Context: one part of a larger RNA
Molecule: small-subunit ribosomal RNA, 5' domain
Organism: uncultured bacterium
């Protein structure tokens, strides 16, 4: 000089940022991914119209049936639950950063464009009925629709197989062209205006793999390795490889530090300094891993998936002891570690996501509030006059000096706080959480608002008094054993000041 700090003492306001560095220990409760009735067949609710048994006090009441509209919704389906938050355990790695390569690759949803959308089937949920279980949750019987499923036709265009023609490259090789076998699509809603499916092609986003360089310590770690290193064939992926395997050769890596250990997420940056450099990776932003702990894999354009599924395993809880249910490294908040770190707050108004034609629901992302001098910045705590140099106190050579124009008194002002009045922008017609906030404006009282260090030398400031190598200071250096400017109190002073020191850390 710096800090994601903490402690002591002291503490008035406002702007803007920041706030579990420790236990990737363990959670009670709430919330944090839901949407779509314009894909679907039910149920319910209300209202209109019809329909009208029994009866009745007979222009009407009504069980009951249909239709049609309005809304609700368990459930089939779609689409989003792979992004957004979180966190730094793990990794010294093509993980990151930089710079290439893909003639080895994918990419819902988005934009262009070409062709299409024909014509049939069989079931499962919901539902009803029946049965098991303490539950969590099943089972068996039956009935049912679809943008759910499976065949069939049709194929510009496309997959495979085979050989042919031309053109190019960068080595395996790549692009077109036309031919023969062969293979595979579709789905309807509808307010009629539209939204939608299929299938191929470029696009645009996004991933994916590989390669050069460069990334900490240690040799008191010197050899390692056996799918290991290559090849030949095949399996497997979106794709290329020992990625997997069968055979086959005996290779690969190392003092230019392998192996081993030990530590660490990397990176724009961010402190540091005149640069070199060192140090470090909180916050905001790009990449990675990770979701109690290990391992699986399934849907799916995309995970081997924090708030899904299996399986082990440790912990917690409910159990009718047969057997179940859980996962805050989301936001809040508990306990615990800790020198130490916030509210079980408010809105979707904005800006963004996710579903829907849209109203719109959803959003602990995001906006914003609260709480903390944790930092930066600002801004006050008054100004002017005022000598009897009051009083008090300290100090004295007892004359006097210092606080000291400082106080009082006078004269003013109203920044911030209080108290009334108006009151935005942010929003594009409407919609404002914040917020009666900022902001503008009035009246009012100087009134509510000063501390902490230090004062031998380094280093800016000194006397007296107590103390007597005690008691105590200290960052070196050293001070203290009877006149201590060093200890510890008064009075002065010096620095900085809503903060001052102190301790830890880095240059």
């Nucleotide at each position: 000089g710096a800090u994601g700090a903490a402690c002591g003492c002291u503490g008035g306001c406002g702007g803007c940022g920041u706030g579990c560095u420790u236990a990737a220990c363990a959670c009670a409760u709430g919330c944090a991914a839901g949407u779509c009735g314009a894909a679907c067949g039910g149920a319910c609710u209300u209202u209109a119209c019809a329909u009208g048994a029994a009866g009745c006090c007979u222009a009407g009441c009504g069980a009951u049936u249909g239709u049609a509209a309005a809304g609700u919704u368990a459930g089939u389906g779609g689409c989003g639950g792979a992004c957004g938050g979180g966190u730094g355990a793990g990794u010294a790695a093509c993980g990151c950063g930089u710079g290439a390569a893909u003639a080895a690759c994918c990419u819902g949803c988005c934009c262009u464009g070409u062709a299409c959308c024909g014509g049939g089937g069989g079931a499962c949920a919901a539902c009803a009925g029946u049965u098991g279980g303490a539950a969590a949750c099943g089972g068996c019987u039956g009935c049912u629709a679809a943008u759910a499923c499976c065949g069939c036709a049709u194929a510009a265009g496309c997959g495979c197989a085979c050989g042919g023609u031309u053109c190019c490259g960068c080595a395996c090789g790549g692009g077109a062209c036309a031919g023969u076998g062969u293979g595979a699509a579709a789905a309807a809603c509808u307010c009629c205006g539209g939204u939608g499916g299929u299938a191929c092609a470029g696009g645009a986003u996004g991933g994916a793999u590989u390669c050069g360089c460069g990334u900490c310590u240690g040799a008191u770690u010197a050899g390692c390795c056996a799918g290991u290193u290559g090849g030949c064939g095949g399996g497997g992926u979106a794709a290329c490889g020992g990625c997997c395997c069968a055979c086959c050769a005996a290779a690969g890596c190392g003092a230019c530090g392998a192996u081993c250990a030990g530590u660490a997420g990397c990176c724009g940056g961010c402190c540091u300094g005149a640069g070199a450099g060192g140090g470090u990776g909180a916050a905001c932003g790009g990449c990675c891993a990770c979701a109690u702990u290990g391992g699986g894999a399934c849907u799916g354009a995309g995970a081997c998936a924090c708030g899904g599924c299996c399986c082990a395993a440790a912990c917690u809880c409910c159990u009718a002891c047969g057997g179940g249910a859980g996962g805050c490294a989301g936001c809040a908040g508990u306990g615990g570690g800790g020198a130490a770190u916030a509210u079980u707050g408010c809105a979707c108004a904005a800006u963004g996501g996710g579903g829907g034609a849209a109203a719109c629901c959803c959003u602990g992302a995001u906006g914003c509030a609260g709480c903390g001098a944790c930092g930066c910045c600002g801004c006050g705590u008054g100004a002017g006059u005022g000598a009897a140099g009051a009083a008090g106190u300290u100090a004295u050579u007892c004359g006097u000096a210092a606080c000291g124009u400082a106080a009082a008194g006078c004269u003013c002002u109203a920044u911030c706080a209080g108290c009334g009045g108006g009151g935005a922008a942010g929003a594009a017609a409407a919609u404002g959480a914040c917020g009666g906030u900022a902001c503008c404006u009035g009246a009012c009282u100087a009134a509510g608002a000063a501390g902490c260090c230090c004062c031998g030398g380094c280093u800016a400031a000194a006397u007296a008094c107590g103390u007597g190598c005690c008691a105590g200071c200290a960052g070196c250096c050293g001070c203290g054993g009877u006149a201590a400017u060093a200890c510890g109190u008064a009075u002065g002073g010096u620095g900085c000041a809503a903060g001052c020191g102190u301790u830890a850390u880095c240059c």